[in-house]
RNA sequence: GCCUCUGUAGCUUAGCAGCAUAGCGCCUGACUUGUAAUCAGGAGGUCGAGGGUGCGAAUCCCUCCAGAGGCU
Numbered sequence: 001g002c003c004u005c006u007g008u009a010g011c012u013u014a015g016c017a018g019c020a021u022a023g024c025g026c027c028u029g030a031c032u033u034g035u036a037a038u039c040a041g042g043a044g045g046u047c048g049a050g051g052g053u054g055c056g057a058a059u060c061c062c063u064c065c066a067g068a069g070g071c072u
Stems, first nucleotide, its partner, number of pairs: 001071007010024003018055001026042005048064005
């Protein structure tokens, strides 16, 4: 230098153009003598950045950024 893949909540992750998911963690409550476990509820996301297409984009297209792998 070229090619491929990945980037979504604190962490891990699902999501064929149509309400942004789940688990763990966090907060509150219940239960308990108390803690843990369990149960119920809740908060937390400008979907890596910018632009384009489209009625509508996490999803498609372009450029860039970061990471992983491969070729030279």
Model confidence (mean pLDDT): 83 of 100. The RNA shown here (transfer RNA) has 72 nucleotides and comes from a Nanobdellota archaeon. Rfam family: tRNA. By type it is a transfer RNA. The source organism's lineage runs through Archaea, Nanobdellati and Nanobdellota.